[in-house]
RNA backbone atom coordinates (compact mmCIF):
# COMPACT_ATOMS: atom_id res chain seq x y z
C1' N A 1 0.00 0.00 0.00
C1' N A 2 -4.65 -3.19 -0.41
C1' N A 3 -8.73 -6.17 1.68
C1' N A 4 -10.73 -6.84 6.41
C1' N A 5 -12.04 -8.03 12.06
C1' N A 6 -13.60 -6.15 16.96
C1' N A 7 -14.56 -2.00 20.33
C1' N A 8 -15.27 3.15 22.12
C1' N A 9 -17.14 7.95 20.90
C1' N A 10 -19.36 11.60 18.25
C1' N A 11 -23.91 12.89 14.70
C1' N A 12 -30.84 18.61 13.60
C1' N A 13 -22.63 19.72 10.08
C1' N A 14 -18.87 23.96 12.94
C1' N A 15 -18.73 29.07 14.46
C1' N A 16 -20.81 34.31 14.63
C1' N A 17 -25.35 37.86 14.22
C1' N A 18 -30.28 39.17 14.14
C1' N A 19 -35.81 37.43 15.37
C1' N A 20 -38.53 34.01 17.71
C1' N A 21 -41.13 29.02 20.33
C1' N A 22 -41.84 25.87 25.75
C1' N A 23 -41.34 25.01 31.01
C1' N A 24 -39.59 26.98 35.31
C1' N A 25 -37.58 31.09 38.73
C1' N A 26 -37.06 36.18 40.10
C1' N A 27 -38.48 41.43 38.81
C1' N A 28 -42.26 45.20 36.70
C1' N A 29 -46.85 47.51 36.10
C1' N A 30 -51.46 49.78 32.53
C1' N A 31 -53.37 42.78 36.05
C1' N A 32 -53.50 41.03 31.01
C1' N A 33 -54.03 35.19 25.84
C1' N A 34 -49.36 41.72 29.48
C1' N A 35 -44.05 42.64 29.39
C1' N A 36 -38.16 41.77 31.24
C1' N A 37 -33.90 39.44 32.54
C1' N A 38 -31.82 34.59 33.30
C1' N A 39 -31.35 28.85 33.53
C1' N A 40 -32.62 24.66 30.64
C1' N A 41 -34.92 22.97 26.31
C1' N A 42 -34.99 15.48 21.55
C1' N A 43 -32.16 10.28 20.29
C1' N A 44 -29.18 6.47 19.44
C1' N A 45 -32.56 5.02 17.82
C1' N A 46 -37.45 9.55 21.08
C1' N A 47 -39.39 4.40 16.47
C1' N A 48 -41.70 -1.33 16.89
C1' N A 49 -44.69 -2.12 21.64
C1' N A 50 -41.01 -7.64 21.00
C1' N A 51 -39.62 -9.46 26.11
C1' N A 52 -37.82 -7.46 31.67
C1' N A 53 -38.57 -4.57 36.02
C1' N A 54 -40.09 0.04 38.74
C1' N A 55 -44.48 2.76 40.19
C1' N A 56 -50.03 2.25 41.23
C1' N A 57 -54.90 -0.35 42.55
C1' N A 58 -56.95 -5.56 43.04
C1' N A 59 -55.63 -8.48 49.25
C1' N A 60 -48.67 -6.68 51.42
C1' N A 61 -50.75 -11.48 45.54
C1' N A 62 -51.67 -16.36 49.15
C1' N A 63 -52.79 -22.10 47.78
C1' N A 64 -54.05 -25.86 43.90
C1' N A 65 -55.19 -26.37 38.98
C1' N A 66 -55.24 -24.75 33.98
C1' N A 67 -52.79 -21.70 30.72
C1' N A 68 -48.04 -19.36 29.14
C1' N A 69 -42.68 -18.80 28.77
C1' N A 70 -37.75 -20.36 28.71
C1' N A 71 -34.47 -24.26 27.25
C1' N A 72 -25.56 -26.84 26.71
C1' N A 73 -23.13 -24.78 31.34
C1' N A 74 -20.92 -21.38 35.09
C1' N A 75 -21.35 -15.90 36.36
C1' N A 76 -23.43 -10.74 35.75
C1' N A 77 -27.91 -8.22 37.08
C1' N A 78 -33.90 -5.39 40.04
C1' N A 79 -35.24 -8.32 36.57
C1' N A 80 -35.16 -10.71 31.47
C1' N A 81 -36.21 -14.48 26.33
C1' N A 82 -30.27 -9.63 27.62
C1' N A 83 -25.09 -9.25 28.75
C1' N A 84 -19.86 -11.90 29.86
C1' N A 85 -17.01 -16.05 30.13
C1' N A 86 -16.46 -21.53 28.51
C1' N A 87 -18.45 -25.90 26.22
C1' N A 88 -20.01 -28.30 21.57
C1' N A 89 -21.61 -27.77 16.43
C1' N A 90 -21.12 -25.02 11.55
C1' N A 91 -18.29 -21.11 8.65
C1' N A 92 -13.51 -18.24 7.46
C1' N A 93 -6.08 -19.04 5.39
C1' N A 94 -6.52 -15.55 9.78
C1' N A 95 -8.46 -11.64 13.04
C1' N A 96 -12.61 -13.31 13.97
C1' N A 97 -18.02 -14.34 13.47
C1' N A 98 -23.08 -17.37 13.62
C1' N A 99 -26.05 -21.16 16.25
C1' N A 100 -34.34 -22.01 19.24
C1' N A 101 -27.77 -25.70 21.72
C1' N A 102 -33.20 -30.02 27.14
C1' N A 103 -35.06 -35.51 26.25
C1' N A 104 -36.63 -39.73 20.11
C1' N A 105 -33.15 -46.41 25.29
C1' N A 106 -41.49 -43.12 29.31
C1' N A 107 -45.84 -43.09 25.96
C1' N A 108 -48.84 -40.99 21.99
C1' N A 109 -48.62 -39.20 16.72
C1' N A 110 -46.27 -38.27 11.73
C1' N A 111 -43.54 -39.21 6.75
C1' N A 112 -47.69 -36.92 0.57
C1' N A 113 -45.56 -38.67 -4.19
C1' N A 114 -41.99 -42.30 -5.95
C1' N A 115 -40.56 -47.30 -4.29
C1' N A 116 -40.16 -54.31 -3.82
C1' N A 117 -40.00 -52.14 0.99
C1' N A 118 -40.70 -46.12 5.20
C1' N A 119 -40.25 -48.46 11.03
C1' N A 120 -37.70 -52.85 15.44
C1' N A 121 -38.82 -52.80 7.54
C1' N A 122 -38.18 -55.25 2.50
C1' N A 123 -36.69 -59.97 -1.94
C1' N A 124 -39.08 -56.02 -7.89
C1' N A 125 -34.65 -56.79 -10.46
C1' N A 126 -30.14 -59.04 -9.52
C1' N A 127 -26.53 -62.85 -7.41
C1' N A 128 -26.08 -68.25 -4.87
C1' N A 129 -27.16 -73.32 -5.63
C1' N A 130 -23.80 -75.24 -0.15
C1' N A 131 -28.95 -77.83 2.57
C1' N A 132 -34.04 -80.89 1.10
C1' N A 133 -37.38 -82.36 -2.91
C1' N A 134 -38.60 -82.69 -8.13
C1' N A 135 -36.95 -83.43 -13.42
C1' N A 136 -32.72 -85.27 -16.79
C1' N A 137 -28.28 -87.75 -17.76
C1' N A 138 -24.78 -91.93 -15.67
C1' N A 139 -24.10 -99.31 -13.96
C1' N A 140 -21.96 -96.26 -9.88
C1' N A 141 -19.13 -92.08 -8.00
C1' N A 142 -20.95 -88.45 -9.26
C1' N A 143 -22.86 -84.48 -12.76
C1' N A 144 -26.76 -80.79 -15.62
C1' N A 145 -31.08 -77.82 -14.56
C1' N A 146 -33.37 -72.57 -11.13
C1' N A 147 -38.04 -76.45 -11.60
C1' N A 148 -40.04 -76.12 -6.12
C1' N A 149 -38.77 -75.14 -0.93
C1' N A 150 -35.31 -71.58 -0.06
C1' N A 151 -30.30 -68.17 1.52
C1' N A 152 -29.16 -63.29 0.27
C1' N A 153 -29.44 -56.53 2.46
C1' N A 154 -23.05 -57.23 -1.32
C1' N A 155 -25.19 -54.83 -6.65
C1' N A 156 -29.13 -51.42 -9.68
C1' N A 157 -33.47 -48.88 -8.98
C1' N A 158 -36.65 -45.08 -6.01
C1' N A 159 -36.61 -41.36 -2.13
C1' N A 160 -35.40 -36.01 1.87
C1' N A 161 -34.90 -40.42 4.52
C1' N A 162 -33.54 -47.72 3.22
C1' N A 163 -31.77 -50.13 10.08
C1' N A 164 -23.20 -47.58 10.92
C1' N A 165 -18.42 -46.60 7.17
C1' N A 166 -13.91 -47.97 4.46
C1' N A 167 -10.52 -51.95 4.19
C1' N A 168 -9.04 -57.23 4.44
C1' N A 169 -10.40 -62.14 5.26
C1' N A 170 -14.78 -65.70 5.11
C1' N A 171 -19.08 -67.44 2.03
C1' N A 172 -22.97 -71.21 -2.52
C1' N A 173 -23.67 -66.48 -2.61
C1' N A 174 -23.46 -62.87 0.74
C1' N A 175 -23.64 -60.70 5.84
C1' N A 176 -19.96 -57.16 12.13
C1' N A 177 -20.17 -63.65 10.44
C1' N A 178 -14.35 -62.47 12.03
C1' N A 179 -10.65 -58.85 12.15
C1' N A 180 -8.13 -53.92 11.93
C1' N A 181 -8.94 -48.11 11.53
C1' N A 182 -12.83 -44.22 12.07
C1' N A 183 -17.94 -43.58 14.39
C1' N A 184 -21.37 -45.27 18.05
C1' N A 185 -22.80 -46.93 22.89
C1' N A 186 -21.70 -48.39 28.95
C1' N A 187 -18.32 -48.03 33.09
C1' N A 188 -14.57 -46.14 35.76
C1' N A 189 -10.01 -41.91 36.53
C1' N A 190 -7.87 -37.59 34.83
C1' N A 191 -8.43 -32.74 33.10
C1' N A 192 -12.18 -28.60 33.32
C1' N A 193 -11.30 -24.08 40.31
C1' N A 194 -17.88 -26.47 40.48
C1' N A 195 -20.66 -27.46 35.31
C1' N A 196 -21.63 -28.00 30.73
C1' N A 197 -17.88 -31.10 27.89
C1' N A 198 -14.85 -38.26 23.97
C1' N A 199 -11.38 -32.75 26.74
C1' N A 200 -7.18 -36.98 27.58
C1' N A 201 -6.49 -42.25 29.15
C1' N A 202 -8.04 -47.34 30.55
C1' N A 203 -11.49 -51.20 30.31
C1' N A 204 -15.57 -53.53 27.76
C1' N A 205 -19.75 -54.15 24.21
C1' N A 206 -19.93 -56.16 16.83
C1' N A 207 -23.82 -51.64 17.25
C1' N A 208 -28.94 -52.65 20.75
C1' N A 209 -30.70 -46.54 20.33
C1' N A 210 -32.99 -43.63 11.97
C1' N A 211 -35.98 -38.05 11.32
C1' N A 212 -39.55 -34.60 13.65
C1' N A 213 -40.58 -32.04 20.15
C1' N A 214 -40.61 -23.89 16.09
C1' N A 215 -46.45 -32.65 16.77
C1' N A 216 -48.64 -33.70 21.13
C1' N A 217 -45.83 -34.74 25.81
C1' N A 218 -41.74 -35.53 29.63
C1' N A 219 -38.20 -33.28 32.51
C1' N A 220 -36.05 -28.64 35.01
C1' N A 221 -36.76 -23.62 35.93
C1' N A 222 -40.16 -19.27 35.91
C1' N A 223 -44.88 -17.15 35.77
C1' N A 224 -51.84 -13.44 39.61
C1' N A 225 -54.67 -9.91 36.75
C1' N A 226 -54.92 -4.65 35.02
C1' N A 227 -51.98 -1.05 33.18
C1' N A 228 -50.42 6.73 34.19
C1' N A 229 -56.93 7.08 29.78
C1' N A 230 -53.01 2.98 35.91
C1' N A 231 -54.44 5.80 40.66
C1' N A 232 -55.13 10.49 43.94
C1' N A 233 -57.09 15.40 45.44
C1' N A 234 -60.86 20.00 45.19
C1' N A 235 -65.70 20.84 43.85
C1' N A 236 -72.19 22.99 42.17
C1' N A 237 -76.97 20.46 41.54
C1' N A 238 -79.19 15.82 42.76
C1' N A 239 -78.76 11.58 46.36
C1' N A 240 -79.56 5.39 45.34
C1' N A 241 -73.24 6.46 48.07
C1' N A 242 -68.17 6.37 50.37
C1' N A 243 -64.57 4.76 54.65
C1' N A 244 -63.38 2.29 58.98
C1' N A 245 -63.82 -2.04 62.64
C1' N A 246 -66.04 -7.56 63.62
C1' N A 247 -67.78 -11.71 60.85
C1' N A 248 -72.12 -17.74 60.55
C1' N A 249 -75.25 -19.14 56.20
C1' N A 250 -76.78 -18.02 51.40
C1' N A 251 -76.19 -14.19 47.62
C1' N A 252 -72.54 -11.25 45.04
C1' N A 253 -67.43 -8.89 43.92
C1' N A 254 -61.69 -9.12 42.05
C1' N A 255 -58.07 -12.87 38.19
C1' N A 256 -59.25 -18.70 33.37
C1' N A 257 -61.48 -21.96 37.54
C1' N A 258 -61.68 -23.81 43.10
C1' N A 259 -59.84 -22.53 47.40
C1' N A 260 -59.51 -18.07 50.35
C1' N A 261 -60.07 -12.77 50.83
C1' N A 262 -63.65 -9.12 51.14
C1' N A 263 -68.95 -6.96 50.20
C1' N A 264 -74.44 -7.34 51.70
C1' N A 265 -75.11 -7.62 58.04
C1' N A 266 -74.09 -4.80 62.81
C1' N A 267 -71.43 -0.55 65.11
C1' N A 268 -69.23 4.26 64.38
C1' N A 269 -67.47 8.36 61.04
C1' N A 270 -68.80 11.62 56.57
C1' N A 271 -69.38 13.61 52.09
C1' N A 272 -69.10 10.44 46.76
C1' N A 273 -69.14 9.45 40.83
C1' N A 274 -67.69 11.76 35.50
C1' N A 275 -65.81 16.07 33.09
C1' N A 276 -63.25 20.65 33.33
C1' N A 277 -58.94 22.35 36.88
C1' N A 278 -54.71 19.88 40.22
C1' N A 279 -51.70 15.74 40.83
C1' N A 280 -48.67 11.12 39.81
C1' N A 281 -44.40 14.24 36.41
C1' N A 282 -39.06 13.48 36.46
C1' N A 283 -33.42 12.82 41.44
C1' N A 284 -32.58 7.89 39.01
C1' N A 285 -31.02 0.44 39.32
C1' N A 286 -29.10 8.93 36.55
C1' N A 287 -24.21 11.25 34.62
C1' N A 288 -18.56 12.17 34.87
C1' N A 289 -13.83 11.43 36.78
C1' N A 290 -10.32 8.29 39.98
C1' N A 291 -8.98 4.13 43.05
C1' N A 292 -10.04 -1.26 43.79
C1' N A 293 -11.39 -6.49 43.05
C1' N A 294 -12.65 -9.37 38.56
C1' N A 295 -10.37 -12.91 31.92
C1' N A 296 -14.88 -10.31 31.09
C1' N A 297 -20.55 -8.64 31.97
C1' N A 298 -19.77 -6.08 36.00
C1' N A 299 -19.10 -4.87 41.40
C1' N A 300 -17.61 -1.24 45.87
C1' N A 301 -15.26 3.10 47.85
C1' N A 302 -14.49 8.62 47.14
C1' N A 303 -15.25 13.43 44.91
C1' N A 304 -18.27 16.54 41.79
C1' N A 305 -22.82 17.51 38.55
C1' N A 306 -28.22 17.90 37.64
C1' N A 307 -28.51 17.28 31.81
C1' N A 308 -36.96 18.13 28.68
C1' N A 309 -41.24 17.65 31.90
C1' N A 310 -45.47 19.84 27.68
C1' N A 311 -50.96 19.48 28.14
C1' N A 312 -53.93 20.45 20.97
C1' N A 313 -48.56 19.48 22.67
C1' N A 314 -42.23 24.32 23.04
C1' N A 315 -37.09 22.63 20.14
C1' N A 316 -37.65 27.42 14.67
C1' N A 317 -36.34 31.03 10.54
C1' N A 318 -32.66 34.09 7.85
C1' N A 319 -27.57 36.05 7.22
C1' N A 320 -22.39 35.41 6.74
C1' N A 321 -17.56 32.38 6.72
C1' N A 322 -16.06 27.12 6.24
C1' N A 323 -15.82 21.90 5.39
C1' N A 324 -16.58 16.04 4.89
C1' N A 325 -22.02 19.44 1.24
C1' N A 326 -25.27 16.73 6.09
C1' N A 327 -29.10 9.49 7.26
C1' N A 328 -32.76 7.91 9.82
C1' N A 329 -35.74 10.61 12.38
C1' N A 330 -38.98 14.36 17.19
C1' N A 331 -39.56 13.28 24.14
C1' N A 332 -45.45 12.06 26.38
C1' N A 333 -44.93 7.15 33.53
C1' N A 334 -39.76 6.14 34.03
C1' N A 335 -35.85 2.52 33.60
C1' N A 336 -32.44 -2.01 31.50
C1' N A 337 -32.36 -4.77 26.67
C1' N A 338 -33.99 -6.91 21.90
C1' N A 339 -35.23 -5.59 16.90
C1' N A 340 -36.05 -2.28 13.13
C1' N A 341 -34.53 2.11 10.11
C1' N A 342 -29.59 4.88 9.05
C1' N A 343 -25.31 9.94 4.87
C1' N A 344 -21.12 9.50 7.50
C1' N A 345 -16.41 10.75 10.80
C1' N A 346 -12.97 9.94 14.77
C1' N A 347 -10.24 7.00 18.37
C1' N A 348 -7.67 2.09 19.92
C1' N A 349 -6.32 -3.34 19.54
C1' N A 350 -5.40 -6.96 15.86
C1' N A 351 -5.76 -10.63 11.27
C1' N A 352 -4.21 -11.75 5.55
C1' N A 353 -2.02 -10.22 1.04
C1' N A 354 2.01 -7.44 -1.62
C1' N A 355 6.62 -4.41 -2.20
C1' N A 356 10.93 -2.39 0.08
C1' N A 357 14.89 -2.58 4.01
C1' N B 1 -50.37 7.28 24.23
C1' N B 2 -52.07 2.56 25.90
C1' N B 3 -54.46 -2.32 24.69
C1' N B 4 -56.65 -5.67 21.29
C1' N B 5 -57.88 -8.38 15.85
C1' N B 6 -56.53 -9.66 11.05
C1' N B 7 -54.05 -9.73 6.10
C1' N B 8 -55.87 -16.15 0.68
C1' N B 9 -57.79 -13.88 -7.32
C1' N B 10 -60.80 -7.94 -8.94
C1' N B 11 -64.74 -9.53 -4.92
C1' N B 12 -66.69 -13.28 -0.94
C1' N B 13 -65.11 -17.44 0.72
C1' N B 14 -62.91 -22.83 1.39
C1' N B 15 -58.03 -25.80 2.25
C1' N B 16 -55.19 -32.23 8.69
C1' N B 17 -48.01 -29.45 7.36
C1' N B 18 -48.51 -33.18 1.37
C1' N B 19 -51.19 -30.25 -6.12
C1' N B 20 -54.31 -23.52 -3.15
C1' N B 21 -60.61 -25.14 -4.56
C1' N B 22 -65.41 -22.62 -4.89
C1' N B 23 -68.83 -18.65 -6.78
C1' N B 24 -69.57 -13.76 -8.75
C1' N B 25 -66.56 -10.58 -12.14
C1' N B 26 -63.50 -10.52 -16.43
C1' N B 27 -62.18 -12.93 -21.55
C1' N B 28 -63.04 -16.46 -25.82
C1' N B 29 -66.78 -20.24 -28.00
C1' N B 30 -71.72 -22.74 -28.63
C1' N B 31 -76.81 -21.71 -28.67
C1' N B 32 -80.35 -16.80 -30.58
C1' N B 33 -82.58 -12.64 -35.77
C1' N B 34 -80.63 -9.92 -31.27
C1' N B 35 -79.67 -8.42 -26.16
C1' N B 36 -80.05 -12.09 -21.18
C1' N B 37 -80.18 -16.76 -19.01
C1' N B 38 -77.93 -21.53 -19.81
C1' N B 39 -73.21 -24.63 -21.29
C1' N B 40 -67.96 -24.87 -22.31
C1' N B 41 -62.90 -23.41 -22.04
C1' N B 42 -59.29 -19.81 -20.46
C1' N B 43 -56.75 -15.87 -17.10
C1' N B 44 -56.19 -14.47 -12.14
C1' N B 45 -54.20 -15.34 -5.31
C1' N B 46 -51.47 -17.47 -0.20
C1' N B 47 -48.75 -9.26 2.82
C1' N B 48 -42.93 -9.01 2.98
C1' N B 49 -38.02 -11.61 4.17
C1' N B 50 -35.74 -15.17 6.44
C1' N B 51 -36.02 -19.73 10.25
C1' N B 52 -38.07 -24.90 11.77
C1' N B 53 -38.50 -29.51 8.28
C1' N B 54 -38.36 -34.33 3.16
C1' N B 55 -42.02 -30.15 2.64
C1' N B 56 -45.22 -24.28 4.84
C1' N B 57 -51.10 -20.52 3.02
C1' N B 58 -51.05 -22.96 8.20
C1' N B 59 -45.63 -23.90 12.53
C1' N B 60 -41.74 -19.70 14.76
C1' N B 61 -39.27 -15.16 13.79
C1' N B 62 -38.94 -9.96 12.19
C1' N B 63 -41.14 -5.96 9.49
C1' N B 64 -45.41 -3.88 6.79
C1' N B 65 -50.54 -2.32 5.75
C1' N B 66 -55.35 -2.61 7.78
C1' N B 67 -59.37 -2.51 11.45
C1' N B 68 -61.56 -2.14 16.45
C1' N B 69 -61.15 -0.68 21.39
C1' N B 70 -60.02 3.15 25.59
C1' N B 71 -61.34 10.49 26.83
RNA sequence: GGAGCCGGCCAAGACAGUCGCGUCAUCCCUUGCGGAUGCCGAGGAAAGUCCGGGCUCCACAGAGCAGGGUGCCAGGUAACGCCUGGGCGGCGCGAGCCGACGGAAAGUGCAACAGAGAGCAGACAGCCGAACGGUCCGCGAGGAUGCGUGGUGAUGGUGAAACGGUGCGGUAAGAGCGCACCGCCUGCGGGGCCAACGCCGCAGGGCACGGCAAACCCCACCUGGAGCAAGGCCAAAUAGGGGGACCAUGGGUUGGCUCGACCCGUCCCCGGGUGUGCUGCUUGAGCCUGACCGCGAGGUCAGGCCGAGAGGAAUGACUGUCCACGACAGAACCCGGCUUAGCGGCCGGCUCCGCCA
RNA sequence: UGCCGGGUCAUCUAAUGGUAGGAUAGUGGACUCUGAAUCCACUCAUCUUGGUUCGAAUCCAAGCCCGGCAG
Two RNAs folded together computationally: RNase P RNA and transfer RNA, 428 nucleotides in total. Rfam match: Bacterial RNase P class A. From the family's description: Ribonuclease P (RNase P) is a ubiquitous endoribonuclease, found in archaea, bacteria and eukarya as well as chloroplasts and mitochondria. The family's RNA type in Rfam is ribozyme. The coordinates come from a structure-prediction model, not an experiment, and the mean pLDDT is 77.